This is a predicted structure of a 122-nucleotide RNA (SAM riboswitch aptamer (S box leader)) from uncultured Nocardioides sp.
Rfam family: SAM riboswitch aptamer (S box leader). Its family is annotated with regulation of gene expression in the Gene Ontology.
RNAcentral holds the sequence, with entries from MGnify.
The source organism's lineage runs through Bacteria, Bacillati, Actinomycetes, Propionibacteriales and Nocardioides.
[in-house]
């Protein structure tokens, strides 16, 4: 940098002590000990990993390797991940509905699409 996902799902213990949820705004969480560190134990199923189908390779054919897609298991190996939708909103666009309210504009609710971030694979 690309490309896949982010509405599900998983906590106890021992350490430390004041801040933490990335900014910034709300709203949570937090001396009845959060965040964070180890330790144990759990989710998940990206990647390896099993089956099958395509397709590529080849002078044909087959078989491995490869690329893709589908489906499996969690044994094993690598990550991750274990409050709150990625807590929720920021920027654009539609709809509604509220102001005196037909356009403009302003709040307010909802839906798309982005932006940023996370994590994986390359």
């Nucleotide at each position: 940098c690309u490309c896949a996902u982010c509405g599900a799902g998983a906590g106890g213990g021992a350490c430390u002590g004041a801040g933490g949820g990335a900014a910034c705004g709300g709203c949570c969480c937090g001396u009845c000990g959060a965040c964070g560190u180890c330790c144990c134990g759990g989710c998940a199923a990206c990647c390896g990993c099993c089956a099958c189908g395509a397709c590529a390779c080849c002078g044909c054919a087959c078989c491995a390797c490869g690329u893709c897609g589908u489906g499996g298991a969690a044994a094993c190996g690598g990550u991750g991940c274990c409050a709150a939708u990625u807590c929720c909103g920021u920027c654009c666009c539609g709809u509604g509905g509220c102001g005196a309210g037909a356009g403009c504009c302003g709040c307010c609710a909802c839906g798309g699409g982005g932006a940023a971030g996370a994590u994986g694979a390359g």